Model confidence (mean pLDDT): 84 of 100. The RNA shown here (transfer RNA) has 72 nucleotides and comes from Sphaerochaeta pleomorpha str. Grapes. It matches the Rfam family "tRNA". The family's RNA type in Rfam is transfer RNA. From the family's description: Transfer RNA (tRNA) molecules are approximately 80 nucleotides in length. The same sequence occurs in records of 2 taxa. A source record names the gene tRNA-Val-GAC-1-1. The organism belongs to Sphaerochaeta pleomorpha, within Bacteria.
[in-house]
RNA sequence: GGGCGGUUAACUCAGUGGGAGAGUGCCACCUUGACAUGGUGGAAGUCGUUGGUUCAAACCCAAUAUCGCCCA
Numbered sequence: 001g002g003g004c005g006g007u008u009a010a011c012u013c014a015g016u017g018g019g020a021g022a023g024u025g026c027c028a029c030c031u032u033g034a035c036a037u038g039g040u041g042g043a044a045g046u047c048g049u050u051g052g053u054u055c056a057a058a059c060c061c062a063a064u065a066u067c068g069c070c071c072a
Base pairs, nucleotide, nucleotide: 001071002070003069004068005067006066007065010024011023012022013021018055026042027041028040029039030038048064049063050062051061052060
């Protein structure tokens, strides 16, 4: 320098055009003599960034940032 893949909640990850989610963690309550486990509820997201396409974008297109792999 070229190619490919990843980037979504604090963490690990789903989600291929119209409702943003799961597990773990966090907070409150229930349960216990107390803790742990378990149960119920809750908070937490500019979907890496910018622009474009579309009635509508996490999703399609382009550029860019960063991480990883391959080639040279």